[in-house]
């Protein structure tokens, strides 16, 4: 100088992963039954409710009741599926410094 190879980095695309929003499910609901407490207002067991697995409580303020009955309001999630988005990982691909 020419070719060939071909790592790092570069772009691309695909999986998996743990994390973040969001969105659909459910209203963290309702309904029965045992027990209990009353200085308290619990607890334990079913049943429904999701094209659905789980869950179905916890604080905290109100009211209202008095031996049996709870209401109201608020504040906080788990799950299941789907979407978006950062993040490094892994495999292919592309381009190929330096090198051989």
């Nucleotide at each position: 100088u020419u070719g060939u190879c071909g790592u790092a980095a570069u772009c691309c695309a695909a999986g998996a992963g743990a994390c973040c929003u969001c969105g659909u499910a459910u209203a963290g609901u309702g309904c029965c039954g045992g027990g209990g407490a009353u200085c308290g207002g619990c607890u334990c067991g079913g049943c429904a409710g999701u094209c659905u697995c789980u869950a179905c409580c916890a604080g905290g303020c109100g009211a209202c009741c008095g031996g049996a009955a709870u209401c109201g309001c608020u504040u906080g999630a788990c799950u299941a599926c789907g979407a978006g988005g950062a993040c490094g990982c892994u495999c292919g691909g592309u381009u190929c410094a330096u090198g051989a």
This is a predicted structure of a 100-nucleotide RNA (Purine riboswitch aptamer) from a Bacillota bacterium. The model forms 100% of the base pairs in the Rfam consensus. The coordinates come from a structure-prediction model, not an experiment, and the mean pLDDT is 82. Its Rfam family is "Purine riboswitch aptamer". Rfam describes the family as follows. Riboswitches are metabolite binding domains within certain messenger RNAs that serve as precision sensors for their corresponding targets. Clan: Purine riboswitches. It was read from a public genome assembly, where an Rfam model found it.